[in-house]
RNA sequence: GGGCGUUUAGCUCAGUUGGUAGAGCAGCUCCCUUUUAAGGAGAAGGUCAAAGGUUCGAAUCCUUUAACGCCCA
Repeated sequence: GGGCGUUUAGCUCAGUUGGUAGAGCAGCUCCCUUUUAAGGAGAAGGUCAAAGGUUCGAAUCCUUUAACGCCCA
């Protein structure tokens, strides 16, 4: 330098061919317990890596950029 892949909640990951984002764990509150752990209930937490474009509508499609990984040179 060229090609491919990944980027979504604090962490690990889903998201069904575009219709307004979820799970598990962790953390928080409450119940239970002498206390902790375990168990039960509840609520919260995300400008979907960034910018632009297409569209009535974008995590999803297109372009560029960034970070990380793999391969080639």